[in-house]
Context: one part of a larger RNA
RNA sequence: GGCACACGGUGGAUACCUUGGCAGUAAGAGGCGAUGAAAGACGUGGUUAAACUGCGAUAAGCUUCGGGGAGUAGUUAAGCAUACAUUGAUCCGGAGAUUUCUGAAUGGGGCAACCCAAUUGCAUGAAAGUGUAAUUACCCAUAGGUGAGUAAAGUAGCCUAUGAGGAGCGAACGGAGGGAACUGAAACAUCUAAGUACCUCCAGGAAUAUAAAUCAAUUGAGAUUCUGCAAGUAGCGGCGAGCGAACGCAGAGUAGCCCAAACCAACAUGCGUGCAUGUUGGGGUUGUAGGACUUGCAUAAAGGUGAUUUUGUUAGGAGAAGCGUCUGGGAAGUCGCACCAUAGGGGGUGAAAGUCCCGUAUCCGAAGGCAAAUGAACUGGGCGAGUAUCCUGAGUAGGACGGGACACGUGAAACCCUGUCUGAAUCUGGGAGGACCACCUUCCAAGGCUAAAUACUACUUACUGACCGAUAGUGAACAAGUACCGUGAGGGAAAGGUGAAAAGAACCCCGAUGAGGGGAGUGAAAUAGAAUCUUGAAACCGUGUGCUU
Numbered sequence: 001g002g003c004a005c006a007c008g009g010u011g012g013a014u015a016c017c018u019u020g021g022c023a024g025u026a027a028g029a030g031g032c033g034a035u036g037a038a039a040g041a042c043g044u045g046g047u048u049a050a051a052c053u054g055c056g057a058u059a060a061g062c063u064u065c066g067g068g069g070a071g072u073a074g075u076u077a078a079g080c081a082u083a084c085a086u087u088g089a090u091c092c093g094g095a096g097a098u099u100u101c102u103g104a105a106u107g108g109g110g111c112a113a114c115c116c117a118a119u120u121g122c123a124u125g126a127a128a129g130u131g132u133a134a135u136u137a138c139c140c141a142u143a144g145g146u147g148a149g150u151a152a153a154g155u156a157g158c159c160u161a162u163g164a165g166g167a168g169c170g171a172a173c174g175g176a177g178g179g180a181a182c183u184g185a186a187a188c189a190u191c192u193a194a195g196u197a198c199c200u201c202c203a204g205g206a207a208u209a210u211a212a213a214u215c216a217a218u219u220g221a222g223a224u225u226c227u228g229c230a231a232g233u234a235g236c237g238g239c240g241a242g243c244g245a246a247c248g249c250a251g252a253g254u255a256g257c258c259c260a261a262a263c264c265a266a267c268a269u270g271c272g273u274g275c276a277u278g279u280u281g282g283g284g285u286u287g288u289a290g291g292a293c294u295u296g297c298a299u300a301a302a303g304g305u306g307a308u309u310u311u312g313u314u315a316g317g318a319g320a321a322g323c324g325u326c327u328g329g330g331a332a333g334u335c336g337c338a339c340c341a342u343a344g345g346g347g348g349u350g351a352a353a354g355u356c357c358c359g360u361a362u363c364c365g366a367a368g369g370c371a372a373a374u375g376a377a378c379u380g381g382g383c384g385a386g387u388a389u390c391c392u393g394a395g396u397a398g399g400a401c402g403g404g405a406c407a408c409g410u411g412a413a414a415c416c417c418u419g420u421c422u423g424a425a426u427c428u429g430g431g432a433g434g435a436c437c438a439c440c441u442u443c444c445a446a447g448g449c450u451a452a453a454u455a456c457u458a459c460u461u462a463c464u465g466a467c468c469g470a471u472a473g474u475g476a477a478c479a480a481g482u483a484c485c486g487u488g489a490g491g492g493a494a495a496g497g498u499g500a501a502a503a504g505a506a507c508c509c510c511g512a513u514g515a516g517g518g519g520a521g522u523g524a525a526a527u528a529g530a531a532u533c534u535u536g537a538a539a540c541c542g543u544g545u546g547c548u549u
Stems, first nucleotide, its partner, number of pairs: 001548009015534001016497002020468002022465007029457002031169002039102003042056003046080002050076003062096006071084003107116003117136008138166002140163007173204001174202005184191001188238001214221002225252005235243002256449003259393001263282009287427001289392004293386005303379003309373006316364003322337003326333001338355002340344001346358003398422007408434001429444005484491002504533001507519004
C1' cells in the first nucleotide's frame, strides 16, 4: 500500500408524513372606483428591535344590534408586567364611526408617498400672525347670468349652480378598429400560417346575433344562438400545399315587440293671416299587402311600480351508542361480553376508535344586511267591412372603377360591405331565387329593442381525484415574487419533520466564569439532544483487528 471484517465520521438518498399545490364537479358571485378604488408609503403593541397579520393619530382597534358561554389580551415567541371577564369578556356575524400620506389623484407644483397656496367660517392674539374645518382640476349634461367679432342675434366665449354623470383598476370570456412574421408549399413570389399573435377602443355578466326585401323548388318551411349529422361531401385551389360550405335532418332552448310617415289636437315661432316650421300628445307599424280615411261592433290581457309573504344566504344550536381483560411507555390492537345507526363521510386522541373528543345523518335558528320567488294596490286598451284620395324609412337601391368579405384566389361570380364618380321607382311599386332574360315562386331594404339555450372564472362555498408528496406538486408547503442580480425593461432562488408530552438535560467533573465533552437525570428510545434533533443508502475520510505485498 491492497483486500476483508467490525466500529465510527461525513453526507442527506430512501421510506414514512403533510400545513402546500394541481385538476375537476355542483352551486354562488361576476365587479371595485370622485361617498376617492386597485396598489402602496409611513405609522400603529406596556415590555416590541425585526418580519407577517390586523388596523389608521379613535391606529392588533371604537359604537351598536345579534350569536356564543369561560376564559382572554393575533403569529414567529417564551417570560414578566398590567388589565378585561357570568353586571357575559376574548371570539363569530350584521350595520355604523374613524380611516394619516401617495395613487384616476382632482386647489397649484412635483424627482409618488413631498413642497407651496387661495377663498369662506371658527378659535386665539393688541397686531402681525398661528391653528383648524370646508371649498377650490378637467370634460359632459341641465338650468341661470353675462355677452363679442359684425348691424342684429339669449350666437361664440366667459361665469355660477345642480348631477352617487365621466375618468382609473380588474383573470379569462365578448364586440369593433388596425394587423405581422417564422412556418408549410420539402426552394419561392399567388397561396399558407391567419384575420392567428400583437396593439388600440368599447361593453356585459355574459357579449354578439335576432323577428325575413330569408330559404326552398312547384311539396313547402317560418327570428337568432349553440350542438350532432349532412361531410372532409359540393366546391375553391401556382387545381400545388392546402382551404372547405350550404340545403336538409335531429337535438338544446324558445318570445316577440317598438318607432318614422299619412291623419287629428294643443301650444310656440315666422310672416305673405292661412299657411309653413317646430315641440308635445293621440294615431299607426305590414306583404294573403298594411295603415291613414269612411263606417259597424266591443270594453282590462301582457307589461311597469311594488305592499306582503316565502325560500336561500350572511353567525350559530340540539345531536344516538362500551365496558372489562392481555401485551405494551402508551390501546383505538388481542380476547370476552354488549350497544347505536336517517349517524360505519372525515379529522383528532401516546399504535389501528361507529359507541373518548370535534364532528357526521337528521332537525332547528337571525335583531340586521343581501339575493330570488310571490304579487295586495295603482297603472296599463281590441275586432270587422269599404277603397276615391293620402302614407309606408333617398344621396338610399342600382350602375361604373378600385378594394374587402362571403368555403368561393375575378372566375360565367350572383348575394353582402364601400373609397371615388354617379344615381331610380313609390303599390299599376320594389328586392331575391349564383352571369343575364322571360315566366313562375317568394319576400318588403334603406329606423330601433329583445330573455333562454352558448363562452369564461380573478373571486366565495361544499365536495371529488387509478393527481404530486419537498430535485415532486405552483416560481413560492418556510417573513416568496422574498433574498439576490440588473441603470432599466426584466430575471429570480435555496430553505419542511426532536418527542406522545419540553418531561429541552437540575446537580457534579474536565476545561478559560469558554467551546466541547464525561457522569447524573428525563424519556419507550438521547446513535430521538436542539448550528437541523424521524429514517439515515452511496460516494468520500478515519480507527481497530486479521490476511497479504
Molecule: large-subunit ribosomal RNA, domain I
Organism: uncultured Oligoflexia bacterium